[in-house]
C1' cells in the first nucleotide's frame, strides 16, 4: 500500500428513508428502623467527522478518522 467489518444513551445492542429505542445503569420518590429487592417518575443522544441524493437520512452515495480482521 490494498480488502472486509464495526462506530446509535454512562455501558451492552436494536433500529423497513417518514426522523430515537430496549436492557442493565443513573435521580427523585414510595415502601423499609436502615440496606437491599422491589413500585410509580425522570433525566439523557451534534446517531464517528464532513459533503451529497432526496420532499424527507441513523439508514443510500462520496470522502475522511479511530478500532479490529485478512492479503501483500
Nucleotide at each position: 500500500g490494498g480488502g472486509c467489518g464495526a462506530u446509535u444513551a454512562g455501558c451492552u445492542c436494536a433500529g423497513c428513508g417518514g426522523a430515537a429505542g430496549a436492557g442493565c445503569g443513573c435521580u427523585g420518590u414510595c415502601c423499609u428502623u436502615a440496606c437491599a429487592c422491589g413500585g410509580c417518575a425522570g433525566a439523557u443522544g451534534u446517531c464517528g467527522c464532513a459533503g451529497g441524493u432526496u420532499c424527507g437520512a441513523a439508514c443510500c452515495c462520496u470522502g475522511c478518522a479511530u478500532c479490529g480482521c485478512c492479503c501483500a